[in-house]
Context: one part of a larger RNA
RNA sequence: UGGCGGGGGAGCACCACAAGGGGUGGAGCCUGCGGCUUAAUUGGAGUCAACGCCGGGAACCUCCACCGGGGGCGACAGCAGGAUGACGGCCAGGCUGAAGGCCUUGCCCGACGCGCUGAGGGGAGGUGCAUGGCCGUCGCCAGCUCGUGCCGUGAGGUGUCCUGUUAAGUCAGGCAACGAGCGAGACCCCCGCCCCUAGUUGCCAUCCCCGGGGCGACCCGGGGGGCACACUAGGGGGACUGCCGCCGCUAAGGCGGAGGAAGGAGGGGGCAACGGCAGGUCAGCAUGCCCCUAAACCCCCGGGCUGCACGCGGGCUACAAUGGCGGGGACAGCGGGUGCCGACCCCGAAAGGGGGAGGCAAUCCCUCAAACCCCGCCUCAGUUGGGAUCGAGGGCUGCAACUCGCCCUCGUGAACGUGGAAUCCCUAGUAACCGCGCGUCAUCAUCGCGCGGUGAAUACGUCCCUGCCCUUGCACA
Numbered sequence: 001u002g003g004c005g006g007g008g009g010a011g012c013a014c015c016a017c018a019a020g021g022g023g024u025g026g027a028g029c030c031u032g033c034g035g036c037u038u039a040a041u042u043g044g045a046g047u048c049a050a051c052g053c054c055g056g057g058a059a060c061c062u063c064c065a066c067c068g069g070g071g072g073c074g075a076c077a078g079c080a081g082g083a084u085g086a087c088g089g090c091c092a093g094g095c096u097g098a099a100g101g102c103c104u105u106g107c108c109c110g111a112c113g114c115g116c117u118g119a120g121g122g123g124a125g126g127u128g129c130a131u132g133g134c135c136g137u138c139g140c141c142a143g144c145u146c147g148u149g150c151c152g153u154g155a156g157g158u159g160u161c162c163u164g165u166u167a168a169g170u171c172a173g174g175c176a177a178c179g180a181g182c183g184a185g186a187c188c189c190c191c192g193c194c195c196c197u198a199g200u201u202g203c204c205a206u207c208c209c210c211g212g213g214g215c216g217a218c219c220c221g222g223g224g225g226g227c228a229c230a231c232u233a234g235g236g237g238g239a240c241u242g243c244c245g246c247c248g249c250u251a252a253g254g255c256g257g258a259g260g261a262a263g264g265a266g267g268g269g270g271c272a273a274c275g276g277c278a279g280g281u282c283a284g285c286a287u288g289c290c291c292c293u294a295a296a297c298c299c300c301c302g303g304g305c306u307g308c309a310c311g312c313g314g315g316c317u318a319c320a321a322u323g324g325c326g327g328g329g330a331c332a333g334c335g336g337g338u339g340c341c342g343a344c345c346c347c348g349a350a351a352g353g354g355g356g357a358g359g360c361a362a363u364c365c366c367u368c369a370a371a372c373c374c375c376g377c378c379u380c381a382g383u384u385g386g387g388a389u390c391g392a393g394g395g396c397u398g399c400a401a402c403u404c405g406c407c408c409u410c411g412u413g414a415a416c417g418u419g420g421a422a423u424c425c426c427u428a429g430u431a432a433c434c435g436c437g438c439g440u441c442a443u444c445a446u447c448g449c450g451c452g453g454u455g456a457a458u459a460c461g462u463c464c465c466u467g468c469c470c471u472u473g474c475a476c477a
Base pairs, nucleotide, nucleotide: 001477002476003474004473005472007471008470009469016462017461020426021425022424023423024422027317028316029315030314031313032312033311034310035308036307043054044053066303067302068301069300070299071298072297076118077117078116079115081112088108089107090106092104093103094102095101121293122292123291125290126289127288131286132285133281134280135279136277137276138275143182144181145180146179147178148177149158150157151156161174162173163172164171187270188269189268190267191266193237194236195235196234197233198232199231202227203226204225207224208223209222210221211220212219213218240263243257244256245255246254247253319419323378324377325376326375327374328373329372335366336365337364340359341358344355345354346353347352385416390411391410392409393408394407395406396405432454433453434452435451436450437449438448439447
């Protein structure tokens, strides 16, 4: 100097407890992992920080790496060989899943030459304990250092300590320190209020015209006209403890109040130090070394990665009446669209099929959201709950759905009656519930990333756990 302590002090956090809400652990299924199996079930990741992770898409394909089978490849240099013909091509037959690929027999061709040595090219072959780059994590942390001075023989200390305060080494006061840098903050983006600018989206608000309904007030649709509203997207304003009271040291600041769309960091995000973990990745890429070279390189066919007596993680659907089913009614936002989104019409019970306007898109389409509301049925039952599993028929994508895709209809209707020990997430437009879009994508979403709709309960505090700061002890480095 660090590290450690079942030492002390102060503080923090729903990856901590407490108060509370919802789950997981039981069931069926989906998915990843282990194990077992297998010709192969390629490999990596392993507490937090591996396990819907690499993988943002395994029928073939897959920068497929695995298994079975078949075929192909050596620039350049040297040497065997070669015109008694190299290399290459081929009829027929045989081998074969199929092949002039190989073999038998022969033919064509016309000058090179992997048969050997070296060398090359290739390698998802090894080493993430040789590396770059990138990432995770400590860390939703508040720390890490430097210059000069001072102290110490020196390592080093001081500053960075103490008191108060803060989300913060944030700020104030004290002090042999005085300053400074990286980090925090500031900064950048989105949301919330107002103003300006702009109008082929929006509105008839205000005016005029046309059509339809109505006795009428008026309502619905279209056009003109106009940017008022809304919206879109560019600029600006606005919040600073600025004002008042109390506390505090007349400080930093804290508590309450006024005004305000908004307060004391307004809400959310981006960015994020010196370093540690020989953390992860040689399988994204790059790369040292080692290894393979006629195969561990390259291509093709088929299989496997989907195997199932089991164990674990994450999820989906439920066990019902705050519900299920049938009919009717209402309201979004983010996004996406060219060999793509497809209105609308027709056919079909449906999945879907035939045609096809418009749209390269504030213009057209995906796009009727669902939970919700109204009416009716069900009446507590393994049921009109629940949908696994299996049978039959049909459809779509694709060269091809047997292994091994998705969808529709009918039938079949399993476990499951709220889940032991244990364990996870969450403090507000959050949790929970509800649907929608996009990514990948020919086809398959219970995944991932977003979006809006409905919308709670509870929080005295620091015992436990984790990390941080100061201090103390140490037989540790």
Overview:
Predicted 3D model of a 477-nucleotide part of an RNA (small-subunit ribosomal RNA, 3' major domain) from Aeropyrum camini SY1 = JCM 12091. Model confidence (mean pLDDT): 81 of 100. The organism belongs to Aeropyrum camini, within Archaea. It matches the Rfam family "Archaeal small subunit ribosomal RNA".